[in-house]
RNA sequence: AUGAUCCCCGUGGGAGAGAUCGCCCCGGUUCCGGCAACGGAGCCGAGGGUGGCGCCGAAGGAGCAACCGCCCCUGGAAACUCUCAGGCAAACGGACCGCGGGGGGAUG
Numbered sequence: 001a002u003g004a005u006c007c008c009c010g011u012g013g014g015a016g017a018g019a020u021c022g023c024c025c026c027g028g029u030u031c032c033g034g035c036a037a038c039g040g041a042g043c044c045g046a047g048g049g050u051g052g053c054g055c056c057g058a059a060g061g062a063g064c065a066a067c068c069g070c071c072c073c074u075g076g077a078a079a080c081u082c083u084c085a086g087g088c089a090a091a092c093g094g095a096c097c098g099c100g101g102g103g104g105g106a107u108g
Stems, first nucleotide, its partner, number of pairs: 006103008018053001020052006026045008054088003060084001061082003067076002
């Protein structure tokens, strides 16, 4: 001096699966009773909570047939598998990818 894998920040992209059923609450609205306060009944809502059933895989987590390393025991990855967690309008989130900036220092 060049500076990879990697990490952080910003930014652009970024899939799948419920307009499902019950209960409670909240809000709106209609009708009835009542002078009123208020009470009752019905309807509505991409509202909140909770439970049932169905479903999705791309936060995180777990697993390993082949393959690789090892004499063996055994160890190892994923966008594969599971679905614990998470999710099933939009938004948010989101593995991963591009760009910009920063950190770090394998190696020559």